[in-house]
RNA sequence: AGGGUUUGAUCAUGGCUCAGAACGAACGCUGGCGGCGUGGUUAAGACAUGCAAGUCGAACGAGAAGCCUCCUUCGGGAGGUGGACAGUGGCGCACGGGUGAGUAACACGUGAGCAAUCUGCCCGGAAGCCCGGAAUAGCCCUCCGAAAGGAGGAUUAAUGCCGGAUGUGGCCAACCCGCGAUUGCGGGUGACGCUAAAGAUUUAUCGCUUCUGAGAGGAGCUCGCGGCCCAUCAGCUAGUUGGUGAGGGUAACGGCCCACCAAGGCGGUGACGGGUAGCUGGUCUGAGAGGAUGGUCAGCCACACUGGAACUGAGACACGGUCCAGACUCCUACGGGAGGCAGCAGUGGGGAAUAUUGCACAAUGGGGGAAACCCUGAUGCAGCGAUGCCGCGUGAGCGAUGAAGGUCUUCGGAUCGUAAAGCUCUGUCCUUAGGGAAGAAUAUUGACGGUACCUAAGGAGGAAGCCCCGGCUAACUACGUGCCAGCAGCCGCGGUAAUACGUAGGGGGCGAGCGUUGUUCGGAAUCACUGGGCGUAAAGGGAGUGUAGGCGGAGAUUCAAGUCAGGAGUGUAAUCUACGGGCUUAACCCGUAGUUUGCUUCUGAUACUGUUUCUCUUGAGUAGUGGAGGGGGAGACGGAAUUCCAGGUGUAGCGGUGGAAUGCGUAGAUAUCUGGAAGAACACCAGUAGCGAAGGCGGUCUCCUGGCCACAUACUGACGCUGAGGCUCGAAAGCGUGGGGAGCAAACAGGAUUAGAUACCCUGGUAGUCCACGCCGUAAACGAUGGGCACUAGGUGUGGGGCUCGUGAUGAGGUCCGUGCCGGAGCUAACGCAGUAAGUGCCCCGCCUGGGGAGUACGGUCGCAAGGCUGAAACUCAAAGGAAUUGACGGGGGCCCGCACAAGCGGUGGAGCAUGUUGUUCAAUUCGAUGAUACGCGAGGAACCUUACCAGGUCUUGACAUAUACCUGACGCACAUAGAAAUAUGUGUUUCCUUCGGGACAGGUAUACAGGUGCUGCAUGGUUGUCGUCAGCUCGUGCCGUGAGGUGUUGGGUUAAGUCCCGUAACGAGCGCAACCCCUAUUCUUUGUUGCUAACAGUUUAAGCUGAGCACUCGGAGGAAACUGCCGGUGACAAACCGGAGGAAGGUGGGGAUGACGUCAAAUCAUCACGGCCCUUAUGACCUGGGCUACAAACGUGCUACAAUGGACGGUACAAAGAGUUGCGAGACCGCGAGGUGGAGCUAAUCUCAAAAAAGCGUCCUCAGUUCGGAUUGGAGUCUGAAACCCGACUCUAUGAAGCUGGAAUUGCUAGUAAUCGCACAUCAUAAUGGUGCGGUGAAUAUGUUCCCGGGCCUUGUACACACCGCCCGUCACAUCACCCGAGUUAAAUAUACCCGAGGUAUCCGAGCUAACGGCAUUUUGCCGGGGCAGGGUCCUAAGGUAUGUUCGGCAAGGGGGAUGAAGUCGUAACAAGGUAGCC
Repeated sequence: AGGGUUUGAUCAUGGCUCAGAACGAACGCUGGCGGCGUGGUUAAGACAUGCAAGUCGAACGAGAAGCCUCCUUCGGGAGGUGGACAGUGGCGCACGGGUGAGUAACACGUGAGCAAUCUGCCCGGAAGCCCGGAAUAGCCCUCCGAAAGGAGGAUUAAUGCCGGAUGUGGCCAACCCGCGAUUGCGGGUGACGCUAAAGAUUUAUCGCUUCUGAGAGGAGCUCGCGGCCCAUCAGCUAGUUGGUGAGGGUAACGGCCCACCAAGGCGGUGACGGGUAGCUGGUCUGAGAGGAUGGUCAGCCACACUGGAACUGAGACACGGUCCAGACUCCUACGGGAGGCAGCAGUGGGGAAUAUUGCACAAUGGGGGAAACCCUGAUGCAGCGAUGCCGCGUGAGCGAUGAAGGUCUUCGGAUCGUAAAGCUCUGUCCUUAGGGAAGAAUAUUGACGGUACCUAAGGAGGAAGCCCCGGCUAACUACGUGCCAGCAGCCGCGGUAAUACGUAGGGGGCGAGCGUUGUUCGGAAUCACUGGGCGUAAAGGGAGUGUAGGCGGAGAUUCAAGUCAGGAGUGUAAUCUACGGGCUUAACCCGUAGUUUGCUUCUGAUACUGUUUCUCUUGAGUAGUGGAGGGGGAGACGGAAUUCCAGGUGUAGCGGUGGAAUGCGUAGAUAUCUGGAAGAACACCAGUAGCGAAGGCGGUCUCCUGGCCACAUACUGACGCUGAGGCUCGAAAGCGUGGGGAGCAAACAGGAUUAGAUACCCUGGUAGUCCACGCCGUAAACGAUGGGCACUAGGUGUGGGGCUCGUGAUGAGGUCCGUGCCGGAGCUAACGCAGUAAGUGCCCCGCCUGGGGAGUACGGUCGCAAGGCUGAAACUCAAAGGAAUUGACGGGGGCCCGCACAAGCGGUGGAGCAUGUUGUUCAAUUCGAUGAUACGCGAGGAACCUUACCAGGUCUUGACAUAUACCUGACGCACAUAGAAAUAUGUGUUUCCUUCGGGACAGGUAUACAGGUGCUGCAUGGUUGUCGUCAGCUCGUGCCGUGAGGUGUUGGGUUAAGUCCCGUAACGAGCGCAACCCCUAUUCUUUGUUGCUAACAGUUUAAGCUGAGCACUCGGAGGAAACUGCCGGUGACAAACCGGAGGAAGGUGGGGAUGACGUCAAAUCAUCACGGCCCUUAUGACCUGGGCUACAAACGUGCUACAAUGGACGGUACAAAGAGUUGCGAGACCGCGAGGUGGAGCUAAUCUCAAAAAAGCGUCCUCAGUUCGGAUUGGAGUCUGAAACCCGACUCUAUGAAGCUGGAAUUGCUAGUAAUCGCACAUCAUAAUGGUGCGGUGAAUAUGUUCCCGGGCCUUGUACACACCGCCCGUCACAUCACCCGAGUUAAAUAUACCCGAGGUAUCCGAGCUAACGGCAUUUUGCCGGGGCAGGGUCCUAAGGUAUGUUCGGCAAGGGGGAUGAAGUCGUAACAAGGUAGCC
C1' cells in the first nucleotide's frame, strides 16, 4: 500500500468480496509446564441448603451450666464466683457487596452558582449537668392458638420516658448602624414569650446538655454547554405560563401545594409523540478526522419479587426494616400464617455459552467496644476453564550403504532425507530426596504453604498439533470419482486425463495451539469536515415570485462578540506515551514526567468577520427621449379550402388499395356550374428570425396591458444576490356545468391482410378537438445542463438600437443587448463543452449514493373522479448502467464481382431399371460419412476370400513379434481314417553347419508378453473438405489515443487482383495476387527407329513390302515468339482503358498444378501413427455356413427411353489416348451367337487388344404404345471360378411392362464450351449405367445488374460477441419464498371520563380508653383540665372495575401483485429502418 469480479477487449462509474487488527466469546480437532489477568453477554426468570451485620456487662435489671464457701430434714437451700441464652438501652444496620430493569432526564460529563441549604461520629471554645416522678420489657402466674404469635395479671431497672428549676446562650416582631452583587449579609438594642441535661467505671477517663467556631468528608438544590434514531410524530400545553397572598410546606429556592387575578408558555436552532438506551473516565479500530462500544477496574445514577406508602433516623422513603395491594412458592389442625440470592457459594431452567455449596481474617479496610476482643462470602488466597496475554519445553552434536519403507517416475532415477538407525552428550520442564523464605507493623499473630526458591540424584526417558496448497494468497503431484458425490469468502470448480471434490505422498503457514462462526473498525474518498458528485453513468426542482435563513460594494469611526497571544483555576485515580525501577525474562507491577486536544476566568492585540455612527457611487433602482417584437387579454372583420343544403348540366360509374373489398351511385352519384349555411384553422411572407419566466405565441384592424433594448443627463444612496416552507403560472389528455360541432378522430362497426390479426391498410364513426366558467398539476415540462456576479485567444453569420468615417445610394470601422456556427487554451471516462462553458473562482438553493422489488405498499395530504405529492421494507441478484474500440449482423446506404440473376441450350423432378441413403425387417442385415461441405461417398470393383457382422464347431504364450530356461525333433511332403471344415490320429519318406559344447530351423512346457476394425476425431499427429483461386491477412519502426485500438491497409482513379498510379504521418517489409513449372497453339535447329515416303529403284492383286532417303508428317531434345512493344483516342503530362496494325496467337492466348491468416471443437482412432481407458480360456485366434444383395415406404445420383433431327438393314470412311508375359492374343477352322479349337507375333512408335461410333450413301418403316421402348418372365446355352441356390456377367430364342417429354420446384453450361458420339484404362479369376482419361461432330445467348444467392471494400445503426440459427418481452401452467389487503379473533401498551378505594401522610371529630403535669376535694381509690391513644370523617392516592378510543403485535377463510426456479404453452413487443422508427 492494495487485490478479485460487469466486457471479445478498453477506460471510467458502481456495487459485491478478500487480505489487517480486535473480542467477557462460542464450536470443531488437538493439548506438556508456569506466571499474570479474566469467566452468566441469555430468564431484572424461579430458587432447596449454608453463610454474607453486628457489637457494647465500662448504660440497665435479671441471671442457666460449671466452680468455691456455708447450711441441710440429704430432697435441697443460701451466699460468692462465673458469665451462656434472651430482654431494655446506645451506636451501627443509609457503608461495604450485587444488578442495569427503568431512565432521552440537570440522569450523566464538564464548567459555574447557593447572598436559597443541611450534616451523626472527629477537633477548638463558652456555659452547664440541680430537684423529682411515673412506667415498661425481661422474669413469674393465668389464658388463647396447630403454628406464627398473642391477651390478661403481678413485679422491676436504666445513659429509656416525664415534670419542675436554672438560661451562659439560642429562637423571635420592630428599630438603628455599616457593607453589598435586585432578594440580602454582619453588628447593636431587643418587648411579649419559648427552650437543656445521664450517668458509667475507678482515679484516670469515657460519656450527657445548650450555644458557638473551624476543617475534612458527605448530601441537597440551581444554571451554561455537550453527547441516539424517526417529520410516514407538526403543532403541544390548564398548575399549563406569570403575578398577588410577611398563605401552607421543606434543611432549603421554587406551582412544590393552595386561594384569587391575568392569558400566557413551548415549537422547523425540531416542541409534542414514538422507538431504543444506564452515563462517563475509558476500550477497539483508524495516518488522522472519525466510526463502533461502555464487560473487568474507577466515578456518578437507578433498582432490590411487582406496584404504592410512610415511619425511625444526622442521613432512607431503606437489597438481607415496617405497612398495604398483587402475582408466585411453601406450611397448616383450613381457622390462619411464612417468604423474597440483581450478596458468596450452589440448584434446576433457558441458552452456542460462563467456575467451588473451598481456606482464612495472617495482610488491607469496615462496624461495635475504653480495651481485650467479636463480626466481616468486603478482602486476601486456593480450586475449575488454553478464555486471553506472556514466558519455557518437547532435546543437542556427529552420522551416506543416501538403509528399509512410502510416494512419484521419462524406469535412468527423484523425494521424504542427516531425517531414522547408530555413536557421543546435556538436564530447561519432569520424578525422587534434603533444605526452605520475604510478605510482620517493636512483642504475639501466615490462610496462601512445606508454596516460591536452593542443593543432590535419575533418565532422552513423559510432552505436537491444526489449517491450507485454482487466482486473490505462501505452497503440486498421483490415484479414486465422473454436473454424481461434493467444494465454495468472491470469481467459480465437478459431464473420464480435476494442481479447485475424496484419499495419499510432498510442500506452505502458524504452533500448545490451529481453524470455523459471530460482531466491530479498517480497507470504503462507498455520506466525502479533512475528502465525492449531478449534459449522456444515480443525481438540476416544470417555471416564476417572495418569507425565514445564508451570503454581501467603497472610505472613515466605535466596541471587542468571533479571532489571536500570555497568565490562573480545573480537567480524580487508573488507562495511554516516554524514561527509570521490581519479579531470572516477558506479560504484570511500582515511581517520575508528559498527555488529558476541553471548560471557566483575568489581562492584552484589533488586520479580517461582526456591532455602532458618519460618508461615497461603481452594484441596484427612478425620471427623460426613442425603438423592435407571432408577449398577454378583449372585441370586430376577412378570404381560400372542406363538408352539407337547394337548383342546373350530365351518365355509369365513383371511391379506395400493394392488390382488393366494405362504402356511395340509375330513387341519378362522382364530375361541373350557380346560390346558400356552418364550424374550425389561418397557405405564401417564414428565416438554427422575433417575443415570453417556463408552458407557449402566427390572417387583418381597434382598445386595454406586462416585460425588454439603446442613448444622454439628473436623482436615491447598498435599497443587493439566493431562497427551506408559502403563493402564482403551468402543453396535451382527462373531469364538471352549459353551449357548439365543418373537418379530423380514441372507443366502436364493417372490409381486407394473416396461421391468427381484438393491429398496421381501407370505408364509416362517437366522445374529444372549439367557446364560457370551474377543476386537474402532470410530460423525453430537454440544452436531459438551477440562479447570480466576475475573469479567461480568435474567426464567421444573423436580429434590434446608438456612434464615427464616408462617394453622403450600395459602404467601412467600432459599440451595447440578443441569437447561431467553427475553433484555441483549459476541462472531460470519453463523446464532447469551449465568452450563451461542461473553463477559472465566489455566494445561495435543489438533488444523488448498486440493480430489481418500486415511484409500489402502508400512513398522511390534495382532488368530483382519474389520480397527484410525500414515499419504505421483506426478499432477490453480482452485477445493472456510461462512453468509446474491434468484429459480426441489418427485411440500412454507397461502390464492385461471380453461370448469382437475366438471355439461351440441355437436363432433374413423372416411367422402367442401376446404384447410394433413410426407414423398416432380421440371428446378422458390420462400421463410418448426414445442410451447403453426407447420399455411383470410404469402396479403383462383398459368390468363398475380402469381412470388421451373425449361428454353430474349435484354440488359449495363442494366427503374428522379441527374450530366457528346459525337453524333443527336422520342418515339410505324400497317403489313409474321422469330421462340414478347422483339426485330430496313424503310416511312409527326410536336414544343414560345427571348435562336438552346441547353433540354425521346427514342436512342446513355463514366464515376460502377444493380440483387439474394442471406446474416445470433444485428448492428438498426419491427411482432407469448405468459405475460395475469394483478395485478402499481417509485421517492424514511427506517429495519434489514458486505453482497447487506430494509422499504414482509408481517399481519387484503375485492375481479374491490397494489380498499378497519384495523394497522404507514415516509411518499409512478409504471407497471399501475378510471374517462375507442366500440357496445348506457331515456327526454327538438331536427331531419324520400331515412325514417315516427296524424289529414285524394285516386288506385289494390293500394301513403305524392300533398297534408299530424312524433304514432309510424327516422336525426342533445345531455342524463338507476346512485351500494351507500335499507332490513334480517352485519361491528371499518371496508372490504365478503348480502337487499330502486324502476327500462329493480343491484352492473364487456352487448360493444369499451385489454396494466405484463419473459420466450421467440420471429417477420419476402420489407411496409418499415437495419449488415456477397456478385454485377456476373450472384445484375441481358426473354421464351415449365412449376412453385408432383405423390402409397405421416402430421398439423392445416374442409365435407357417415350421416337421420323428417329428405328432397322446393307454397304462404306475418318481418331486420340491407353493397356498387354499368371498377359494381349493375329491369320485359320467350328458355332446363329456368347464362345471354342489352335497358336503366329509381341516385354511393344515394330505384335495384339482394335471394330472407332456418330457422320456420309442407299433401302424399308409413316405416327401407331408402333419395325418406338426395352423392363419382366419362360426355355436353351457360353465364360470365369473348388463353388454362380441365396448371389455373377454374357449369348440365342420366346415374352414385350411402364413410358407419348413429365406438378410444385430445381440443376449444369459463356466456345472447341453445352449438347451429342464412340474409344481406352484402373480395380479385377469373373463381374460398370459408376470413376478416370481420350478424341469425333459441334451450337444458342449475354440488352444488362432492378431482383434471388454468395462474396469483397467503405460507411451507418446495434440492447448481438456461442456474434441474427443472436438477443429478448408479456400472459398462462407448475413449485418455492417473502410481502400487501382481509370478514374477524386475540395479546400487550397507552389516553380520556366515571365508579370503587387498601394502607398512609395531612386535617377534623374523638361520647370510648388513659400513669407522670396542673387545679379542686381529699384518709387512699376520686373529679376536672391539659396532653396522649383506640376508633371514625374528609382531601389525595396504588391495585381493581365500567365505557370509549389510540398504537403496535400474533393468528386467519379468501384476494393481490412480486421474486426465484437446465430443457412447459401462446405469440414476437424491443434491439438493424427490428420489418408500422422508438420513447415520454